The RNA shown here (transfer RNA) has 72 nucleotides and comes from a Microcaldota archaeon.
It matches the Rfam family "tRNA". About the family: Transfer RNA (tRNA) molecules are approximately 80 nucleotides in length.
The sequence is in RNAcentral, with records from ENA.
Its mean pLDDT, the model's own confidence on a scale to 100, is 83.

[in-house]
RNA sequence: GGGCCUAUGGUCCAACGGUUAAGACACCACCUUCACACGGUGGAAGCGAGAGUUCGACUCUCUCUAGGCCCA
Numbered sequence: 001g002g003g004c005c006u007a008u009g010g011u012c013c014a015a016c017g018g019u020u021a022a023g024a025c026a027c028c029a030c031c032u033u034c035a036c037a038c039g040g041u042g043g044a045a046g047c048g049a050g051a052g053u054u055c056g057a058c059u060c061u062c063u064c065u066a067g068g069c070c071c072a
Stems, first nucleotide, its partner, number of pairs: 001071007010025003018055001027043005048064005
C1' cells in the first nucleotide's frame, strides 16, 4: 500500500427494510426464608461516528474511527 471480516445494555449474543430492538449472565426492588442461597415476579440499562438511498435504516451504499485476519 491492497483485500476481507467485526463493532448492539456492565459482559456474551440474536434481530426479512416496518411491533415497544429478543434472550442469557450480572445489577436493583419485591415475594419466598429465622437468615443466606436457590427459586418466582417486576425494573433500569444498548444499535461505534458522519453522510446517502428509501415512505421508512440496527439492517442497504459511501467515508471515517477502533479491533482482527490475509497479501505485498